This is a predicted structure of a 699-nucleotide part of an RNA (large-subunit ribosomal RNA, domain II) from a Candidatus Altiarchaeales archaeon. The source organism's lineage runs through Archaea, Nanobdellati, Candidatus Altarchaeota, Candidatus Altarchaeia and Candidatus Altarchaeales. Model confidence (mean pLDDT): 84 of 100. Rfam family: Archaeal large subunit ribosomal RNA. The family is grouped with related families in Rfam's "LSU clan". It was read from a public genome assembly.

[in-house]
Context: one part of a larger RNA
RNA sequence: GGCAGGGAGUGUACGUAUGUGGUGAGGUGGAAGCCAAAGCGAAAGCGAUUGUCCGCAGCACCUCGGUGUGAGGGACGUGGUAUGAACUGCCAUUAAUCACAUGCGUACGACCCGAAGCCAAGCGAUCUAACCCGGGGCAGGACGAAGUCUCUCUGCUGAGAGAUGGAGGUCCGCUAGAGGUUCUGGGCUCAAUCCGUUCUCGUGACCCCGGGAUAGGGGUGAAAUGCCAAUCGAGCUUGGCAAUAGCGGGUUCCUCCCGAAAUAGCCCUCAGGCUAGUCUGACCGGAGAUAGACUAUGGAGUAGAGCACUGAUUGAGUAGGUAGGAGGUGAAAGCCUUCACUACUCUGUCAAACUCCGAACCCAUAGUCGUCGUAGAAGGUUGGAAAAGGGGUUGGGGGGUAAGCCCCUGAUCCGAAAGGGAAACAACCCAGCUUGUGGUUAAGGCCCCAAAGUACUAACUAAGUGUAAGCAAAGGCGUCUUAGAUUUAAGACAGUGAGAAGGUUAGCUUAGAAGCAGCUAUCCUCUAAGGAGUGCGUAACAGCCCACUCACCGAAAUCUAAGGCCCUGAAAAUGGACGGGACUAAGUUAGUCGCCGAUACCACAAUGCUCCGAAAGGAGAUCACGUAGGGAGGUGCUUUGCGGGAGCAGAAGCCUUUCUUUAAGGAGAGGUGGAUCCUGCAAAGAUAAGAAUCCUGCC
Numbered sequence: 001g002g003c004a005g006g007g008a009g010u011g012u013a014c015g016u017a018u019g020u021g022g023u024g025a026g027g028u029g030g031a032a033g034c035c036a037a038a039g040c041g042a043a044a045g046c047g048a049u050u051g052u053c054c055g056c057a058g059c060a061c062c063u064c065g066g067u068g069u070g071a072g073g074g075a076c077g078u079g080g081u082a083u084g085a086a087c088u089g090c091c092a093u094u095a096a097u098c099a100c101a102u103g104c105g106u107a108c109g110a111c112c113c114g115a116a117g118c119c120a121a122g123c124g125a126u127c128u129a130a131c132c133c134g135g136g137g138c139a140g141g142a143c144g145a146a147g148u149c150u151c152u153c154u155g156c157u158g159a160g161a162g163a164u165g166g167a168g169g170u171c172c173g174c175u176a177g178a179g180g181u182u183c184u185g186g187g188c189u190c191a192a193u194c195c196g197u198u199c200u201c202g203u204g205a206c207c208c209c210g211g212g213a214u215a216g217g218g219g220u221g222a223a224a225u226g227c228c229a230a231u232c233g234a235g236c237u238u239g240g241c242a243a244u245a246g247c248g249g250g251u252u253c254c255u256c257c258c259g260a261a262a263u264a265g266c267c268c269u270c271a272g273g274c275u276a277g278u279c280u281g282a283c284c285g286g287a288g289a290u291a292g293a294c295u296a297u298g299g300a301g302u303a304g305a306g307c308a309c310u311g312a313u314u315g316a317g318u319a320g321g322u323a324g325g326a327g328g329u330g331a332a333a334g335c336c337u338u339c340a341c342u343a344c345u346c347u348g349u350c351a352a353a354c355u356c357c358g359a360a361c362c363c364a365u366a367g368u369c370g371u372c373g374u375a376g377a378a379g380g381u382u383g384g385a386a387a388a389g390g391g392g393u394u395g396g397g398g399g400g401u402a403a404g405c406c407c408c409u410g411a412u413c414c415g416a417a418a419g420g421g422a423a424a425c426a427a428c429c430c431a432g433c434u435u436g437u438g439g440u441u442a443a444g445g446c447c448c449c450a451a452a453g454u455a456c457u458a459a460c461u462a463a464g465u466g467u468a469a470g471c472a473a474a475g476g477c478g479u480c481u482u483a484g485a486u487u488u489a490a491g492a493c494a495g496u497g498a499g500a501a502g503g504u505u506a507g508c509u510u511a512g513a514a515g516c517a518g519c520u521a522u523c524c525u526c527u528a529a530g531g532a533g534u535g536c537g538u539a540a541c542a543g544c545c546c547a548c549u550c551a552c553c554g555a556a557a558u559c560u561a562a563g564g565c566c567c568u569g570a571a572a573a574u575g576g577a578c579g580g581g582a583c584u585a586a587g588u589u590a591g592u593c594g595c596c597g598a599u600a601c602c603a604c605a606a607u608g609c610u611c612c613g614a615a616a617g618g619a620g621a622u623c624a625c626g627u628a629g630g631g632a633g634g635u636g637c638u639u640u641g642c643g644g645g646a647g648c649a650g651a652a653g654c655c656u657u658u659c660u661u662u663a664a665g666g667a668g669a670g671g672u673g674g675a676u677c678c679u680g681c682a683a684a685g686a687u688a689a690g691a692a693u694c695c696u697g698c699c
Stems, first nucleotide, its partner, number of pairs: 001699006011108013026035003039046002049077001051076004058069004078092005111250004118240006129214001131212007138204001140172003143168001147164007177201003183196001185195002216232001218228003225234001253634006263276005279384006288372003292369008304357001305355002310351003315346006324339006390414010419430003434606007444596003447581003453593001455592006466583002474568003478565010495552005501525003506520003531546001535544002607624002609620004635688001637685010653672008
């Protein structure tokens, strides 16, 4: 890992709701008793309706329009009680109780599995820590303490030298033995700490053996929270024990109906609860309801706009300008000018916390239409939940440089939604899947992959731009289009040929300044035309150009503004992406006609569901996706009871196979097998397996 078997909402008590059944103002128990028949009040205590009206179902009548009655239902009244009283609250016009079944709650292990932990009683010092008793072990070499002897010196004491001597938590050392530094070597291994290399100690606080003693709220510790049997911030074993777990995992057959929430308030609350909202089932109720459209009447103060208020703010004017600043004048008092500042007028702008104004949308109330509703709406009562981590797009906002960012809000989708398109792609576009057959369309497409146009008309693009949802400011004598202006056969524009002069080197400045460093002026003449000069150049001149003019030529030219497509701007890490091939249209723009294309729509059938009906039958144009979850109905397994059957002429089981139900499933045939099994109606359950790092077995 596979297969087989096992494997998780159970039992008791109490409460509560519903259903069924028994009895019923009582029910039940053997009984005590319990529940009900009276409530209100803290208590003392006091102590209740058969009144009126409306009216559903039903019933009766009916001229089919209705009328009468009217259980239950509703309203009013009346009554009991609490308070001194009133208001007001609760209660009263009678239905319970017992049993069984099911849902839910509470207490218990309480659906199953899972802690780390807490406590108690025992067992451990054959590992290891320190200690006690008795033992054992340490090649060889080196250094050479004290002491001693001899000699020398010496006044005593002593000093020196040479020997001798053999101290030491001394030195070297793979002696034995002990340790475990480095390679951060090898190593799923010989090994749950080993191997290699290197390294440390090696006469001592040394190493080792045997025996003993110290025990967990403890011991021991040259102290690391170390060690106390591969276990140590408190050993191990057993028990309390099915500890507890708001946390994690798992939780077993089918079909049908409906179908959520990720929000609000509170909580030592934020991984959880309670209540409300949202879902579902049942019952009551008895006529209106309101997602849409229009109209009317109100409401409001947003978008926009405006400056009338509040605040910000441009320029100009007029008046004031005092106590302030600056200047002038005067001996001073003072006077004058100007600025700040204030007011007004004109002018130019702003505001979430400004508004003289003011939409669309929205809200409320009425009416009409639409839709739903006696085939039962609105509303109400009650059983059961789930959820309480949300997310995307779009409109409106707040925060942030920004974000596949955070927060709020209207709508919608995903969540819980399949199908078609977008290459692939929860939420983008189309569209809401009961089953089948045939057709028509949507979004999107129609050269091939690949269904359908190598369709048509007119343009643009040359960049493979593009065929993609998708890149800025700024640029382009790329090209196309539109509008306007000017020149032009009295010859434009470009090109070519020729001229471009004289006063004069204008004046000033300057070393120089001659068209061309700079300043000022910028005239006149001859002319077809030629500036007191557009640029290059010189030290200054010179020189070369330009403006301007003529000739040749012979038809358009120049400028401005705007737009379309295209180009530059344009950078990411393996080689590479329009989905690919490829395409000059199979790109882009405008238009036209066809076609393809979904579970959409249409047609024809079928099934289910809801409803009507006694049934037969009928209606649903507008029923049929579905997670959590609620509800309804079924299938299978085991056992028991009462019936009916099968079986050695072959039961169950197993294998193969045929038929069949919407499904769980059911039925048959053959083989194997060798003794039990099936069925109807009930009852009961240790009742359904793919998952739990599930358990056991086999392979």